Predicted 3D model of a 357-nucleotide RNA (Bacterial RNase P class A) from a Bacteroidales bacterium. It matches the Rfam family "Bacterial RNase P class A". It is annotated as a ribozyme.
[in-house]
RNA sequence: GCAGUUGGCUGUUCUAUCGCCUCUGGUUUACCAGGGGAGGAAAGUCCGGACAGCAUAGGGCAUCAUGCUUCCUAACCGGAAGAUAUCCGUGAGGGUAUGAUAGCGAAGAAGAAAAUAACCGCCUCCCGGCUUUGCCGCGAGGUAAGGGUGAGAAGGUGAGGUAAGAGCUCACCGGCUGUCUGCAGUGAUGCGGCAGACCGUUCGCUCCAUGAGUUGAAAGACCAUGUAUACCGGCUAUUGGUGGCCCGCUUAAUGCCGGGGGGUAGGUCGAUACAGCAUGACAGUGAUGCCAUGCGCAGAUAAAUGAUAGAAAUCCGUUAGCGGAUACAGAAUCCGGCUUACAGGCCGACUGCAUUA
Numbered sequence: 001g002c003a004g005u006u007g008g009c010u011g012u013u014c015u016a017u018c019g020c021c022u023c024u025g026g027u028u029u030a031c032c033a034g035g036g037g038a039g040g041a042a043a044g045u046c047c048g049g050a051c052a053g054c055a056u057a058g059g060g061c062a063u064c065a066u067g068c069u070u071c072c073u074a075a076c077c078g079g080a081a082g083a084u085a086u087c088c089g090u091g092a093g094g095g096u097a098u099g100a101u102a103g104c105g106a107a108g109a110a111g112a113a114a115a116u117a118a119c120c121g122c123c124u125c126c127c128g129g130c131u132u133u134g135c136c137g138c139g140a141g142g143u144a145a146g147g148g149u150g151a152g153a154a155g156g157u158g159a160g161g162u163a164a165g166a167g168c169u170c171a172c173c174g175g176c177u178g179u180c181u182g183c184a185g186u187g188a189u190g191c192g193g194c195a196g197a198c199c200g201u202u203c204g205c206u207c208c209a210u211g212a213g214u215u216g217a218a219a220g221a222c223c224a225u226g227u228a229u230a231c232c233g234g235c236u237a238u239u240g241g242u243g244g245c246c247c248g249c250u251u252a253a254u255g256c257c258g259g260g261g262g263g264u265a266g267g268u269c270g271a272u273a274c275a276g277c278a279u280g281a282c283a284g285u286g287a288u289g290c291c292a293u294g295c296g297c298a299g300a301u302a303a304a305u306g307a308u309a310g311a312a313a314u315c316c317g318u319u320a321g322c323g324g325a326u327a328c329a330g331a332a333u334c335c336g337g338c339u340u341a342c343a344g345g346c347c348g349a350c351u352g353c354a355u356u357a
Base pairs, nucleotide, nucleotide: 001353002352003351004350005349006348007347008346009345010344012312013311014310015309016308017307018306020037021036022035023034024033025032026031039328043339044338046337047336048335049334050333051216052215053214054213058247059246060245061244063212064211065210066209067208068082069081070080071079072078083098084097085096086095087094088093099207100206103205104204105203106202107201119147120146121143122142123141124140125139127137128136129135130134155173156172157171158170159169160168174199175198176196177195178194180193181192182191183190184189220269221268222267223266229260231259232258233257234256235255240250241249274296276295277294278293279292280291282289283288313326314325315324316323317322
């Protein structure tokens, strides 16, 4: 200098005029003054909660989710740091998976055969033929060492043994297993020792442990106004009771449930002080925690947070004038995560290549 990996921050500012919403004060026919007014994702609605109703009561089954270790958090299928296996990359780095395996099932095509197998082959025996130390053919038995197919053919190498062979036996090695054992680690595990002849792979089912009641702010609560229930049907528990089923519990007539019909749709709360934000110190590898100081930062309800003009800032192009661009995008109960979108600008750590000293 070029090309990359990874972590973090930011993502417009000011002036003038007019307009909008809200709070406080003044004023008392709607005006004056002051303060404030959309994000890092407000998005997706994918998770987890706070909160509210069912509720006076639950239990089981089914269903769904998670599944290595330690830590953080209100919690999470989240985050931090790690372990093992495996994949991509020269590398810095980036992914995926992780409880059990006793049992059951599946694995196209090729191949004889995908786990009690025999196509070619090797060995023994009987019979027949021939060019007779043997060769060829048919049949029976034994074999899985050699060859072929395949992703994979039943651990590997060597020696012995055998009619020929085979963990059949032995030595070394590999994998696996172990209520065994030493060291290191909080732990998952790692590095060894000992023993076992135990020895194909993948996936699914199954099993185990933990967790989950449900609905959702159009949740819900209160006030006011107004009307018509004289209608129909069911119910003494086989009605009804906020995910499915069962059991339990509860509900008993001036009642409850369902259907038809009628009236109203106005206002207040929920609705913004919180698991809150900023700065600093301390502890920690880190996520984060504790302490101190300071701050209060939209609350609309069909939905405000804007428009115009000028300048600045940043970036791009240009010989200079000059020209152009300024991203993704807009709160609706609130908070913590995840995922997705993004013109540009800034900071840090690390990797590769080339060159120079």